This is a predicted structure of a 142-nucleotide RNA (FMN riboswitch aptamer (RFN element)). Rfam family: FMN riboswitch aptamer (RFN element). About the family: The RFN element is a highly conserved domain that is found frequently in the 5'-untranslated regions of prokaryotic mRNAs that encode for flavin mononucleotide (FMN) biosynthesis and transport proteins.
[in-house]
RNA sequence: AAUCUGUUUCAGGGCGGAGUGAAAUUCUCCACCGGCGGUAUAGUCCGCGCGCUUUUGCCGAUACGCGUUAUAAACGGUCGGCAGGAGCUGAUUCGGUGAAAUUCCGAAACCGACGGUAUAGUCCGGAUGAAAGAAUCAGAAG
Numbered sequence: 001a002a003u004c005u006g007u008u009u010c011a012g013g014g015c016g017g018a019g020u021g022a023a024a025u026u027c028u029c030c031a032c033c034g035g036c037g038g039u040a041u042a043g044u045c046c047g048c049g050c051g052c053u054u055u056u057g058c059c060g061a062u063a064c065g066c067g068u069u070a071u072a073a074a075c076g077g078u079c080g081g082c083a084g085g086a087g088c089u090g091a092u093u094c095g096g097u098g099a100a101a102u103u104c105c106g107a108a109a110c111c112g113a114c115g116g117u118a119u120a121g122u123c124c125g126g127a128u129g130a131a132a133g134a135a136u137c138a139g140a141a142g
Stems, first nucleotide, its partner, number of pairs: 003140004008135003016030004031122002033112002035048004043110002051088012064076002092108005114125003
């Protein structure tokens, strides 16, 4: 140095103008934004996180079922927590440079969970949450 275990800290940006309307930061026109790792510098490649569905194991709770003469245990149900598995989950082309770029340069495109509300990537909410991961310190073995 690499590996493993743990501590601490950090870990997402963006509606400004005009129009219609009783009402829209939600519609229409223009504008604006881009998590993490990999790779020639990436919202669009590969993978991950987030979100939704489902499932396995363990732990806890339980006023329910089963069980018993009556309790209890076990088992099942329900609720919660932790650790995993599976599935679902968006979007790019052309030209140029180069050894190498769907990543750079030029041009033109496209995409954006769920709940709320006049239909939301940008408002409010779950969320003072969770987390890919980044840094940090300590320990282990060698």